The prediction has a mean pLDDT of 82. The RNA shown here (transfer RNA) has 74 nucleotides and comes from a Thermoplasmatales archaeon. RNAcentral records the identical sequence in 4 taxa. It matches the Rfam family "tRNA". The family's RNA type in Rfam is transfer RNA. The organism belongs to Thermoplasmatales, within Archaea. RNAcentral holds the sequence, with entries from ENA and MGnify.

[in-house]
RNA sequence: GCCGCGGUAGCUCAGUUUGGGAGAGCGCCAGACUGAAGAUCUGGAAGCCGAGGGUUCAAGUCCCCCCCGCGGCA
Numbered sequence: 001g002c003c004g005c006g007g008u009a010g011c012u013c014a015g016u017u018u019g020g021g022a023g024a025g026c027g028c029c030a031g032a033c034u035g036a037a038g039a040u041c042u043g044g045a046a047g048c049c050g051a052g053g054g055u056u057c058a059a060g061u062c063c064c065c066c067c068c069g070c071g072g073c074a
Stems, first nucleotide, its partner, number of pairs: 001073007010026004020057001028044005050066001052064003
C1' cells in the first nucleotide's frame, strides 16, 4: 500500500438480513430477605450507536470521507 472483519451502556455483545420501539447478560444503585453479608427476588440509573457530511418523512442500519483496533496479502 491492497483486501476483509470490527467500533452500540462501566465490561462482553445482540440489533445491520427487509430503514420505522436502542436491547440482553455481567457489573452499579435502592428495596425485600438475613444478626450481618452472600445467594435469591423486585425496581432503577446509565449509551443518541467511533468523528464529519449526504440520501430519506424517518438512519445504529443505506452512500461518501476520515480516525482507531484485529486478521490476511504484498